[in-house]
RNA sequence: UGGGUGGGUGCGGGCGACGUCACACCUCGAACCUGGUCAGGGUCGGGAGACAGCAGCCAUAAGGGGUCCCUGGCGGGCGCCCGUAUCCACCGAGCG
Numbered sequence: 001u002g003g004g005u006g007g008g009u010g011c012g013g014g015c016g017a018c019g020u021c022a023c024a025c026c027u028c029g030a031a032c033c034u035g036g037u038c039a040g041g042g043u044c045g046g047g048a049g050a051c052a053g054c055a056g057c058c059a060u061a062a063g064g065g066g067u068c069c070c071u072g073g074c075g076g077g078c079g080c081c082c083g084u085a086u087c088c089a090c091c092g093a094g095c096g
Base pairs, nucleotide, nucleotide: 001093003091004090005089006088007087008086009085010084011083012082013081014080015079016078018075019074020073021072022071024067025066026065027064028063034059035058036057037056042051043050044049
């Protein structure tokens, strides 16, 4: 001078764990003012039939509640790994 090995510290990245939230998951959820199906009844029609449609039932919106199993966001920077900078120790090599 240059290289290698091990360790410490800083920074960056990846994965995992943890916490938290949700446009994630579960559930509830509309007298009419949502959708579907619409008994009865109604309207139209000579009739066949047609139309609108309350209750009920089903589904759902806004929203409410719950959960962290799935998905995603965020958080501290806890664990592991990688990169980089720097410091310490050690081991070869080259030159004077």